RNA sequence: AAAAGUAGAAAAGCGCCAGAGCUAUAAGAAAAGUAGCUGACGAGGACAGGGAGUAUCGAGAAUUCGGCGGAUGCCCUGCGGUAUGACAUUGCCGAGAACCAUUGACAAAGGUAAGAAGUGAUUCUUAUUACAAAAACAAUGUGGUGUCUUGC
Numbered sequence: 001a002a003a004a005g006u007a008g009a010a011a012a013g014c015g016c017c018a019g020a021g022c023u024a025u026a027a028g029a030a031a032a033g034u035a036g037c038u039g040a041c042g043a044g045g046a047c048a049g050g051g052a053g054u055a056u057c058g059a060g061a062a063u064u065c066g067g068c069g070g071a072u073g074c075c076c077u078g079c080g081g082u083a084u085g086a087c088a089u090u091g092c093c094g095a096g097a098a099c100c101a102u103u104g105a106c107a108a109a110g111g112u113a114a115g116a117a118g119u120g121a122u123u124c125u126u127a128u129u130a131c132a133a134a135a136a137c138a139a140u141g142u143g144g145u146g147u148c149u150u151g152c
Stems, first nucleotide, its partner, number of pairs: 014069004019065001020038006041058003047078005079094005085148005098142001100141005110129008
């Protein structure tokens, strides 16, 4: 150093990085090598199993480029809820279980000020100050088919 074992911590704009860019480096310069730094800003999102796999919304950000892996999204099936009582089927949904229509809301990076670490690229912290969209929720309205039933 690797392997193995034990214990602890840790995730979904999440994790990693051999491309790329930047910083340092043996008299000076260049190149190469070596060692580092950057590599997604928040909002939102989980019934179970399987499948495929570039999977929502916007931002005063624009390498947030490029690559690999993963992921609450999507499809199928099952179960469940719902569409004025029961059953079946169909549709829409997922335990706050029709956003179908109308109305209603809120960020962080950033800016400003101050501080800490590092030779540096850069990283972290505090205070203050803004500006979203989708979703969710709430209110109002509206909402299959067949059979039975007359419960509402």
Model confidence (mean pLDDT): 78 of 100. Predicted 3D model of a 152-nucleotide RNA (glmS glucosamine-6-phosphate activated ribozyme aptamer) from Clostridium cellulovorans. Of the family's consensus pairs, 87% are formed in the model. The RNAcentral record of the sequence draws on Rfam and Ribocentre. The source organism's lineage runs through Bacteria, Bacillota, Eubacteriales, Clostridiaceae and Clostridium.